[in-house]
Context: one part of a larger RNA
RNA sequence: UUGGGCGUAAAGCGCGCGCAGGUGGUUUAAUAAGUCUGAUGUGAAAGCCCACGGCUCAACCGUGGAGGGUCAUUGGAAACUGUUAAACUUGAGUGCAGGAGAGAAAAGUGGAAUUCCUAGUGUAGCGGUGAAAUGCGUAGAGAUUAGGAGGAACACCAGUGGCGAAGGCGGCUUUUUGGCCUGUAACUGACACUGAGGCGCGAAAGCGUGGGGAGCAAACAGGAUUAGAUACCCUGGUAGUCCACGCUGUAAACGCUGUCGAUUUGGGGAUUGGGCUUAAAGCUUGGUGCCCGUAGCUAACGUGAUAAAUCGACCGCCUGGGGAGUACGGCCGCAAGGUUAAAACUC
Numbered sequence: 001u002u003g004g005g006c007g008u009a010a011a012g013c014g015c016g017c018g019c020a021g022g023u024g025g026u027u028u029a030a031u032a033a034g035u036c037u038g039a040u041g042u043g044a045a046a047g048c049c050c051a052c053g054g055c056u057c058a059a060c061c062g063u064g065g066a067g068g069g070u071c072a073u074u075g076g077a078a079a080c081u082g083u084u085a086a087a088c089u090u091g092a093g094u095g096c097a098g099g100a101g102a103g104a105a106a107a108g109u110g111g112a113a114u115u116c117c118u119a120g121u122g123u124a125g126c127g128g129u130g131a132a133a134u135g136c137g138u139a140g141a142g143a144u145u146a147g148g149a150g151g152a153a154c155a156c157c158a159g160u161g162g163c164g165a166a167g168g169c170g171g172c173u174u175u176u177u178g179g180c181c182u183g184u185a186a187c188u189g190a191c192a193c194u195g196a197g198g199c200g201c202g203a204a205a206g207c208g209u210g211g212g213g214a215g216c217a218a219a220c221a222g223g224a225u226u227a228g229a230u231a232c233c234c235u236g237g238u239a240g241u242c243c244a245c246g247c248u249g250u251a252a253a254c255g256c257u258g259u260c261g262a263u264u265u266g267g268g269g270a271u272u273g274g275g276c277u278u279a280a281a282g283c284u285u286g287g288u289g290c291c292c293g294u295a296g297c298u299a300a301c302g303u304g305a306u307a308a309a310u311c312g313a314c315c316g317c318c319u320g321g322g323g324a325g326u327a328c329g330g331c332c333g334c335a336a337g338g339u340u341a342a343a344a345c346u347c
Stems, first nucleotide, its partner, number of pairs: 003319004007301002012315001014201004021194003025088007033081002035077007042069001049065006091191001092188003095184005103177007110154001115149007125136002162169002206247006215241002220236004258314006266292003270288007296303002320347003329340004
């Protein structure tokens, strides 16, 4: 191990695609595997249970009955599940007509700013702090003007705005490309949902090879602070941050809430489509996202049609704290490490 649970107490895989498996819309007919039912056979005796009887009672013993099965054979029923055949359109998909968007990839390109270089003007300071100092500067800094180089990020627009499965995505243009929504109802006719293994994607940091390097900045150096200061503050500064290709595979990868479907009072903004009516606010019908809140739920907090309400399908996970997400072994990785995952002992 039944059971009860998984927003915050232990517990939803970071996210998707999908083989097997599980589950599966409406109607008709057939079948009879599951299901229900009759009969027969068998399920030894003893024991258990019930009734009666025998030892003076009881224990004990005897007689009879009942019960006990995923059982076998055979006959029947046909609602439900399965199977076979035929059909349907509401689930799902396709077509056609439109729509919004930082969805993705590649190429090109723009302006502001920082830094550096060159040249001009110009002179003694600049910088920095709580206050200072290290630092830079008479070999001419800082300031200012002009020209140039290079890298990275895209102010305003910008919005609890938009898009994406998640991670995430923001200057502009072009090319290629994914998904979503609305309308229509032409087509297919259950083609669906979930999904152990498996496969793919997956922030930052880190690793490999080759580039690049403006700013920022682990490490490191110096100056301060302090009792000390391996820090907070300051001056510098290398990996890294950027690009290409490959690896890593983890995060408070969070809505701390798995995916899909159905049903259930309301109000107010936002965003994106359609229809009607229009002076116009308006009325109405879909999608997405936010706030408040009824019933209900909840230990409470809260949640509340985007449920944590009421149901169904499938998967994942939990089972006192520490030891420990550790040891050992396996698998993966160049490494760092990841993943799977205990026990002794102790409270």
The part of an RNA shown here (small-subunit ribosomal RNA, central domain) has 347 nucleotides and comes from an uncultured bacterium. The coordinates come from a structure-prediction model, not an experiment, and the mean pLDDT is 86.